[in-house]
């Protein structure tokens, strides 16, 4: 130096051009004489900047990190 792939709550993972979901953890309340264990609810998230679009986590383009193979 070249190509390819990854980046969503706090952790782990779907998702798709039009309200961004799940589980665990969290916090509240309910349950109990107290815990645990159970139920209810909430809060919290699309790497950065840019372009296309009426609308972009999604499509493109730079950069960033990380991983992977050539050399």
């Nucleotide at each position: 130096g070249c190509g390819g792939g990854u980046a969503u709550c706090g952790u782990a993972u779907a998702g798709u051009g039009g309200u961004a979901g799940u589980a665990c953890a969290u916090a509240a309340c309910c349950u109990u004489g107290c815990c645990a264990a159970g139920g209810u609810u909430a809060g919290g998230g699309c790497g950065a900047g840019g372009g296309u679009u009426c609308g972009a986590u999604u499509c493109c383009c730079u950069c960033u990190a990380c991983c992977c193979g050539c050399u």